[in-house]
RNA sequence: UUCCAUCUUCGGGGCAGGGUGAAAUUCCCGACCGACGGUGAGGGACCCACUUGGUGUUCUAAGUCCGUGACCCGCUUGGCGCAUAUAUGUGCCGAUCGGUGGACCUGGUGAGAAUCCGGGACCGACAGUUACAGUCUGGAUGGGAGAAGAUGUAG
Repeated sequence: UUCCAUCUUCGGGGCAGGGUGAAAUUCCCGACCGACGGUGAGGGACCCACUUGGUGUUCUAAGUCCGUGACCCGCUUGGCGCAUAUAUGUGCCGAUCGGUGGACCUGGUGAGAAUCCGGGACCGACAGUUACAGUCUGGAUGGGAGAAGAUGUAG
């Protein structure tokens, strides 16, 4: 340093102000927010050269690029329970796998722009609700992509 095993910790933000109304953080005007990994023409620090630089090291950098995750659905399967004609049916909980699952244009610079700079757009599970929710309440003191660390075995 790498792989594997076990364990620990961490692991999501947001309607100000106003309009209508009996009622809306749900509609309208407007405001606000951006999980995880990868990529990276930006930025910082360092190193080398020192002249203008570099196939150098490292940190950081995308809501709309490539993927992942939560929610929902299905197959298979495990656990617990119920029914009966004992072989099936069915309820709840879990695991693997699969499915579903949103959104970007334009101008500039340049050798090159899906990531830089300017401008304008667009997107956001399910259930609930005196009226339709990315932002309220709830499942959720849950789950989670993953991140950091500890211990052990081996190379």
Molecule: FMN riboswitch aptamer (RFN element)
Organism: Pontibacillus salipaludis